c-di-AMP riboswitch aptamer (ydaO/yuaA leader) from Streptosporangium soli, 152 nucleotides, folded computationally.
The sequence was found by an Rfam model in a public genome assembly.
Its mean pLDDT, the model's own confidence on a scale to 100, is 77.

[in-house]
């Protein structure tokens, strides 16, 4: 002087997931916030016919291609081959981040996961119901508009 680890204290970032009381804790009531069910009204539906298929919900996280080897079936001249399925890979619907806020345009990066419900859910006042977690970051791309502050 450089790299890691771990703990604190700031100051941030993504999410609804924040804050007050009470308690050693777990955990419990408020409040906010956020999702779900659930009338009228609407909206779906009112060509045929033949296949194949259960649907729905939280979340940005859907839908495709490729497919060496893995598992399972099938077929086979036993050399293989052929269908599915996971895994990886690439790419995309789509969301986040680039440091005072919004909006736009330019570029640059990261994600694209994982769960519930159990044949039931358009939408939806009244009412019912649940949920408030978890993960990171450390000194900051330009440009253009509009706001806030401030100050005359």
């Nucleotide at each position: 002087g450089g790299a890691g680890c771990g703990c604190g204290g700031c100051c941030g970032c993504c999410g609804a997931g924040u804050c007050c009381g009470c308690g050693c804790a777990a955990g419990c009531g408020g409040a906010g916030c956020c999702g779900g069910g659930g009338a009228c009204c609407c909206a779906u539906c009112u060509c045929u016919c033949c296949c194949a298929u259960g649907g729905g919900g939280u979340g940005a996280a859907u839908c495709g291609g490729c497919c060496c080897u893995g598992c399972c079936g099938c077929c086979u001249u036993c050399g293989g081959g052929c269908g599915g399925c996971g895994a990886g890979c690439c790419g995309u619907a789509g969301g986040g981040c680039c440091g005072c806020c919004u909006u736009c345009c330019a570029g640059g990066c990261c994600c694209g996961a994982a769960c519930c419900c159990g044949u039931c859910a358009g939408c939806u006042a009244a009412c019912c119901c649940g949920g408030u977690a978890g993960g990171c970051g450390g000194c900051a791309u330009g440009g253009a508009a509009g706001u806030a502050a401030g100050g005359a």